Bacterial RNase P class A from an Acidimicrobiia bacterium, 393 nucleotides, folded computationally. NCBI's taxonomy places the organism under Bacteria, Bacillati, Actinomycetota, Acidimicrobiia. Rfam family: Bacterial RNase P class A. About the family: Ribonuclease P (RNase P) is a ubiquitous endoribonuclease, found in archaea, bacteria and eukarya as well as chloroplasts and mitochondria. The sequence is in RNAcentral, with records from ENA. The prediction has a mean pLDDT of 77. It is recorded under the gene name rnpB.
RNA sequence: CGAGCCGGCCGGGUGACCGCGUAUCGGGCCGCGCGAGCGGCACCGGUCCGAGGAACGUCCGGACUCCACAGGGCACGGUGCUGGGUAACACCCAGUCGGGGCGACCCGCAGGACAGUGCAACAGAGAGCAGACCGCCGAUGGUCCAUGCGCCGCGAGGUGCGUGGACACAGGUAAGGGUGAAACGGUGCGGUAAGAGCGCACCAGCACCCGGGGUGACCCGGGUGGCUCUGCAAACCCCACCGGGAGCAAGGCCGAACAGGGGGAGGGCUGCCCGCCCGACGACCCCCGGGUAGGCCGCACGAGCCGUCGGGCAACCGCCGGCCGAGAGGGAUGGUCACCGCGGGUGGAUCACCCACCCGACACAGAAUCCGGCGUACAGGCCGACUCGCUGC
Numbered sequence: 001c002g003a004g005c006c007g008g009c010c011g012g013g014u015g016a017c018c019g020c021g022u023a024u025c026g027g028g029c030c031g032c033g034c035g036a037g038c039g040g041c042a043c044c045g046g047u048c049c050g051a052g053g054a055a056c057g058u059c060c061g062g063a064c065u066c067c068a069c070a071g072g073g074c075a076c077g078g079u080g081c082u083g084g085g086u087a088a089c090a091c092c093c094a095g096u097c098g099g100g101g102c103g104a105c106c107c108g109c110a111g112g113a114c115a116g117u118g119c120a121a122c123a124g125a126g127a128g129c130a131g132a133c134c135g136c137c138g139a140u141g142g143u144c145c146a147u148g149c150g151c152c153g154c155g156a157g158g159u160g161c162g163u164g165g166a167c168a169c170a171g172g173u174a175a176g177g178g179u180g181a182a183a184c185g186g187u188g189c190g191g192u193a194a195g196a197g198c199g200c201a202c203c204a205g206c207a208c209c210c211g212g213g214g215u216g217a218c219c220c221g222g223g224u225g226g227c228u229c230u231g232c233a234a235a236c237c238c239c240a241c242c243g244g245g246a247g248c249a250a251g252g253c254c255g256a257a258c259a260g261g262g263g264g265a266g267g268g269c270u271g272c273c274c275g276c277c278c279g280a281c282g283a284c285c286c287c288c289g290g291g292u293a294g295g296c297c298g299c300a301c302g303a304g305c306c307g308u309c310g311g312g313c314a315a316c317c318g319c320c321g322g323c324c325g326a327g328a329g330g331g332a333u334g335g336u337c338a339c340c341g342c343g344g345g346u347g348g349a350u351c352a353c354c355c356a357c358c359c360g361a362c363a364c365a366g367a368a369u370c371c372g373g374c375g376u377a378c379a380g381g382c383c384g385a386c387u388c389g390c391u392g393c
Base pairs, nucleotide, nucleotide: 001389002388003387004386006384007383008382009381010380012340013339014338015337016336017335018334020050021049023047024046025045026044027043028041029040030039031038032037052364056375057374059373060372061371062370063369064247065246066245067244076243077242078241079240080239081095082094083093084092085091096110097108098107099106100105111238112237116236117235118232119231120230133177134176135173136172137171140170141169142167143166144165145164146163147162148161149160150159151158152157185203186202187201188200189199190198204228206225207224208223209222210221211220212219213218251297252296253295254294261288262287263286264285266278267277268276269275304323305322306321307320309318310317311316341362342360343359344358345357346356347355348354
């Protein structure tokens, strides 16, 4: 310098003017009250604060609330290598194993296929105690030809036992070709008619045993054995563990007007009577509780944020100190201009830095009970660690 890989961070800035929302202060207006005052307002002004790294999708996990619930089991659903973290998780960290890359590094829904049931499309001869399409062989059996010997026959010839050859008929063969994701271990030597774990050596794999390391997944080494086919459990299933339901329109409190409902002469002192006290004197009235409209809470101090230190490889945890950072429902958090930044274009100048002008909706997106994750979107930019290649000193 080029190519790459991983992690962290930012994601426009400043000013002027105009505007919006909550809270609060002052004023104004309205209502109630004799008044002090209380309440309200889509009125005016001041002050403070006012979106995100994903606020998004609503996919997982929790907090919180209400309902249900003795215990256990079945069913259903979820999770699935190991150890740790956490309130919890399908998340995170550190590892193991498998796969990819020269490498930094990346990817993996990664338990069980001798518990049982089942599936393996297409192609192919054959795909589940496998299979003979081409090829190879054809020892053995068969057919034919040649030939030797024996026997029978006067002879033509017949017959028996051999030898050589041909055919590829029976049959043998899983080495080779070909199909496939997968074809019943690989290489070599022996062996054979040709072949084959048929035999042997080495290698691979499986099962079992022993020793060592590790908390564990698992790893390293040695031995024995029969020579030994595979995938699918995001097929049923088996095993282990986890799981009650609904959701802030959860849920709680206050509560009119109108209509409708209930009650209205007795009550207290007392067990009862007398007595005393209180109370309405009116039913076109009085009292009561329930629901609705509406209002308030839930609701912004929290598994919170920042910093020092400590523990831990890390995720994370702990101590101490500091900070308070949106909260609507008529749903605010914005707009215009200027300058700067960023990107693009044109021209000038030039070794180059540069200068001028023009253009640019310069991303994705936007809270609604809160929190932890995951996933997805994103113009442009910054920082750091590492890898490979080339080159210079």